[in-house]
RNA sequence: GGCCGUGGACAGACGGUCGCUGGCUCGUUUCGGCGGGCUGGAGGAAAGUCCGAACACCGCAGGGCAACGGUGGUGGGUAACGCCCACCGGCGCGCGAUCGCAGGCGUCAGGGAGAGUGCCACAGAGAACAGACCGCCGAUGGCUCGUUCCCUCGGGAGCGAGCACAGGUAAGGGUGAAACGGUGCGGUAAGAGCGCACCGCCCGGCCGGUGACGGUCGGGGCACGGUAAACCCCACCGGGUGCAAGCGCAAGCAGUCCUCGGCCUCGUCUUCGGACGGGGUGCCCGUGGUCCGCGGGAUGAGGGCGGGUAGCGUGCACGAGGUCGUCGGCAACGGCGGCCCCAGAUGAAUGGCCGUCACCGCCACAUGCGUGGCGGGACAGGAUUCGGCUUACGUUCACGGCUGCGA
RNA sequence: GGAGCUGUAGCUCAAUUGGUUAGAGUACCGGCCUGUCGAGCCGGGUGUCGCGGGUUCGAGUCCCGUCAGCUCCGCCA
Numbered sequence: 001g002g003c004c005g006u007g008g009a010c011a012g013a014c015g016g017u018c019g020c021u022g023g024c025u026c027g028u029u030u031c032g033g034c035g036g037g038c039u040g041g042a043g044g045a046a047a048g049u050c051c052g053a054a055c056a057c058c059g060c061a062g063g064g065c066a067a068c069g070g071u072g073g074u075g076g077g078u079a080a081c082g083c084c085c086a087c088c089g090g091c092g093c094g095c096g097a098u099c100g101c102a103g104g105c106g107u108c109a110g111g112g113a114g115a116g117u118g119c120c121a122c123a124g125a126g127a128a129c130a131g132a133c134c135g136c137c138g139a140u141g142g143c144u145c146g147u148u149c150c151c152u153c154g155g156g157a158g159c160g161a162g163c164a165c166a167g168g169u170a171a172g173g174g175u176g177a178a179a180c181g182g183u184g185c186g187g188u189a190a191g192a193g194c195g196c197a198c199c200g201c202c203c204g205g206c207c208g209g210u211g212a213c214g215g216u217c218g219g220g221g222c223a224c225g226g227u228a229a230a231c232c233c234c235a236c237c238g239g240g241u242g243c244a245a246g247c248g249c250a251a252g253c254a255g256u257c258c259u260c261g262g263c264c265u266c267g268u269c270u271u272c273g274g275a276c277g278g279g280g281u282g283c284c285c286g287u288g289g290u291c292c293g294c295g296g297g298a299u300g301a302g303g304g305c306g307g308g309u310a311g312c313g314u315g316c317a318c319g320a321g322g323u324c325g326u327c328g329g330c331a332a333c334g335g336c337g338g339c340c341c342c343a344g345a346u347g348a349a350u351g352g353c354c355g356u357c358a359c360c361g362c363c364a365c366a367u368g369c370g371u372g373g374c375g376g377g378a379c380a381g382g383a384u385u386c387g388g389c390u391u392a393c394g395u396u397c398a399c400g401g402c403u404g405c406g407a
Numbered sequence: 408g409g410a411g412c413u414g415u416a417g418c419u420c421a422a423u424u425g426g427u428u429a430g431a432g433u434a435c436c437g438g439c440c441u442g443u444c445g446a447g448c449c450g451g452g453u454g455u456c457g458c459g460g461g462u463u464c465g466a467g468u469c470c471c472g473u474c475a476g477c478u479c480c481g482c483c484a
Base pairs, nucleotide, nucleotide: 003401004400005399006398007397008396009395010394012357013356014355015354016353017352018351020041021040022039023038024037025036026035027034028033043379047390048389050388051387052386053385054384055242056241057240058239063292064291066290068238069237070236071235072234073087074086075085076084077083088110089108090107091106092105093104098407099406100405101404102403103402111233112232116231117230118227119226120225133173134172135169136168137167140166141165142163143162144161145160146159147158148157149156150155181199182198183197184196185195186194200222201220202219203218204217205216206215207214208213246314247313248312249311255305257304258303259302260300262281263280264279265278266277267276268275269274283297284296285295286294307483308482309481321340322339323338324337325336326335327334328333359376360375361374362373363372364371365370408480409479410478411477412476413475414474417433418432419431420430426464435451436450437449438448439447457473458472459471460470461469
């Protein structure tokens, strides 16, 4: 000097001029407006609409151990959250020979696979109560040869060697993402937790911690592969719809359209056509609803289609508000006190030009600070409102991109 | 402002419960045929599965984020 990461700050300032828009006020008016003055006027993301709420309406037996969707280490913060903080555990990083430990930094959708089901392609002998291709062995049984001894001369017994037929093995090779603990020593025919030491794992006790968990002691040769962002299980959370919610006005049109007590069963009456009532099932509504269940309706504010309209006011700007100080807390954040009022448009406002100064870059002249000229300033804009997350993006500042110990 | 859906070859669409090298039609390219073109016959896949991460041995498919495109809505009666 460059690049990357984390955190913070700013988002040019002042003046003039021409405009836009909300409020207050004064003047004027043909009551529609017009003019003057004062004052307010985008963001860190206003964005995506991905979470969580406020608020509003509807629904509600306050029903379901159903279904569906979501969350998932522990503790705390918060109105709440899938957000934030701290801690625990796993994994990774570092350069310079390697390894280990401790700190550091980064990262993790981080409950359960010793409840059940499914899946694990290809390769490979074998892929989940697995398996034997190459290799190793030949203890044991079998066969062959040699040799010694015994004998009733058929044979039998012992020793040694060979074969690799039965068999043993899972150390090594090989396949794979993954091969049923790892390293070393002993052991063995060869091997193997077969035995032992250390590491790992499982079970139990004790100690520490609110807890996740950590430490330590004892026991067990090990029994238990991975996958739940596969079904699933466990715990917790969720009634629905969104300011086009909702409320009050105004305007306008066309309903003269379609559809709706259907089906089964029982009872009563009957003028034998049917009518009325009960039950079940189906239909419509109860939200813009998955099911069960519940409630209401079935010529009525029912359902559908068509028609009209695209206006005004309100909701709607004092709020889980901002800022400064102080206290508590490791922190997120909270308590107390002072001060402040900070956009409300709707075919949708905050901009253009000029000047000076500041910042950055380039060029020229000087070369000790400088002088002059030219150029540049990103992403992007409210639409009921807040708390987050994510994404886009310019300039600038700070810190970090390793350290220690042991072999 | 709010709600929902889609994205695979130039175009229109497939791809089973995640499995080896993503297919089909059409378009396109090369060859044959023809005096030439077309038609016909033979052969060829030309792809960042919108993009970036994650889960998994393995992702077009599962999950998260993001980008682009499309569709729907209110009130009166």